The part of an RNA shown here (small-subunit ribosomal RNA, 3' major domain) has 461 nucleotides and comes from an uncultured bacterium.
The coordinates come from a structure-prediction model, not an experiment, and the mean pLDDT is 81.
[in-house]
Context: one part of a larger RNA
RNA sequence: UGACGGGGACCCGCACAAGCAGCGGAGCGUGUGGUUUAAUUCGAUGCAACGCGAAGAACCUUACCAGGGCUUGACAUGUGCCUGAGCGCACGAGAGAUCGUGUUUCCUUCGGGACAGGUGCACAGGUGCUGCAUGGCUGUCGUCAGCUCGUGCCGUGAGGUGUUGGGUUAAGUCCCGCAACGAGCGCAACCCCUAUGGCUAGUUACACGUUUCUAGUCAGACUGCCUCGAUCAACGGGGAGGAAGGUGGGGAUGACGUCAAGUCAGCACGGCCCUUACGUCCUGGGCGACACACACGCUACAAUGGCCGGUACAACGAGUUGCCAACCCGUGAGGGGGAGCCAAUCUCAGCAAAGCCGGUCUCAGUUCAGAUUGAAGGCUGCAACCCGCCUUCAUGAAGUUGGAGUUGCUAGUAACCGUGAGUCAGCACAUCACGGUGAAUACAUAUCCCGGUGCUGUACA
Numbered sequence: 001u002g003a004c005g006g007g008g009a010c011c012c013g014c015a016c017a018a019g020c021a022g023c024g025g026a027g028c029g030u031g032u033g034g035u036u037u038a039a040u041u042c043g044a045u046g047c048a049a050c051g052c053g054a055a056g057a058a059c060c061u062u063a064c065c066a067g068g069g070c071u072u073g074a075c076a077u078g079u080g081c082c083u084g085a086g087c088g089c090a091c092g093a094g095a096g097a098u099c100g101u102g103u104u105u106c107c108u109u110c111g112g113g114a115c116a117g118g119u120g121c122a123c124a125g126g127u128g129c130u131g132c133a134u135g136g137c138u139g140u141c142g143u144c145a146g147c148u149c150g151u152g153c154c155g156u157g158a159g160g161u162g163u164u165g166g167g168u169u170a171a172g173u174c175c176c177g178c179a180a181c182g183a184g185c186g187c188a189a190c191c192c193c194u195a196u197g198g199c200u201a202g203u204u205a206c207a208c209g210u211u212u213c214u215a216g217u218c219a220g221a222c223u224g225c226c227u228c229g230a231u232c233a234a235c236g237g238g239g240a241g242g243a244a245g246g247u248g249g250g251g252a253u254g255a256c257g258u259c260a261a262g263u264c265a266g267c268a269c270g271g272c273c274c275u276u277a278c279g280u281c282c283u284g285g286g287c288g289a290c291a292c293a294c295a296c297g298c299u300a301c302a303a304u305g306g307c308c309g310g311u312a313c314a315a316c317g318a319g320u321u322g323c324c325a326a327c328c329c330g331u332g333a334g335g336g337g338g339a340g341c342c343a344a345u346c347u348c349a350g351c352a353a354a355g356c357c358g359g360u361c362u363c364a365g366u367u368c369a370g371a372u373u374g375a376a377g378g379c380u381g382c383a384a385c386c387c388g389c390c391u392u393c394a395u396g397a398a399g400u401u402g403g404a405g406u407u408g409c410u411a412g413u414a415a416c417c418g419u420g421a422g423u424c425a426g427c428a429c430a431u432c433a434c435g436g437u438g439a440a441u442a443c444a445u446a447u448c449c450c451g452g453u454g455c456u457g458u459a460c461a
Base pairs, nucleotide, nucleotide: 001461002460003458004457005456007455009453010452011451013450015445019409020408021407022406023405026299027298028297029296030295031294032293033292034290035289042053043052064285065284066283067282068281069280070279073123077122078121079120080119081118082117083116084115088103089102090101091100092099093098105114106113107112125274126273128272129271130270134268135267136263137262138261139259141257146185147184148183149182150181151180152161153160154159165176166175167174191251192250193249194248196219197218198217199216200215201214202213205210206209222245225239226238227237228236229235301402305361306360307359308358309357310356311355317348318347319346322341323340327336328335329334368399373394374393375392376391377390378389379388415437416436417435418434419433420432421431
């Protein structure tokens, strides 16, 4: 100087407390462990792995397994020699890859060239190993308030000082003091969205001339004003005006570093290894297995409810290989149909659902719940057996609020409700976004956990 302490001090945070809703019990979905398997490809493993890489495994993807093929190769560049084929189309064999047969070149200065095939040489190729050889990127402490430097001064030196102290702040934020004086990376501000108003412009929007709306620009908030406290300080408490008040709300932004943290399978790259195979093509299978265990979700256990009828109000988005209207058929999934739209115009979509009104059920394993199974269909796609989604009819399991324990959340938040998008031929209970309804509680820092600051002890470095 650090690290550590079941040492003491101060402070902060949904850390505790006060509350609300959950998880842990049930069924199902997904991930993981384990087991099984020819293979169940690989990685991620306390917080910070486990709806994670994967924004979507029927084939493909695909890296795994079995079998069938190829060996200058599925792909790139160069070159020696030989050949004139090759692509496409048709037929045949085959699970297919592929093979066989038929048909079939261009330019030319006639030397050859283009292209393709064969043979050879250099080489290609590897999701093979090492993230403990690496780059790049990322997680985490943590949006915590810290981490340092120059000169000076102190110390034999390691080092200290500055950065400590007294206040204050969300903040090493600012003020005062001080052998320090300054500076840098962080904090804050500058950027974006949102809440109010003015001005300008309006088609495709709307109430028909711009009040809504759209999108461009400007204003507005700065402790500016008043009062009290405080060191006539920084600042703190209260108030006025105001759409908004003391960082207005949200986002982007992540210091020096820590964990030999994660990734050689996104990519790049050193070294090592394979080279008729650890490369490559194909068919089929597997990644979807199932005595079990865990994690994250969805649906419920009902009357603040279920079912039936009527009725109201969004926002963000997406669309030409696309979104698909009216109308017709079908109980329905869906089918036919074909208008419009490259979209403030048309469509998804009359866009919603919870909500409101009326009726019914009357506390039951039920008109709760919907697993499972049978049958019949629809759609996508070469193809739904392994292994997709949806519809209708029937079937009607567990489950009556969940042990120890444990998670999230402080306001338009939690909770509840639906909607859209990406991925995508098809497939969403996941993810990312959007709006609708809309709470309860916070005394206080005594205890516990985590982090920070300085003090102290140490036989540790």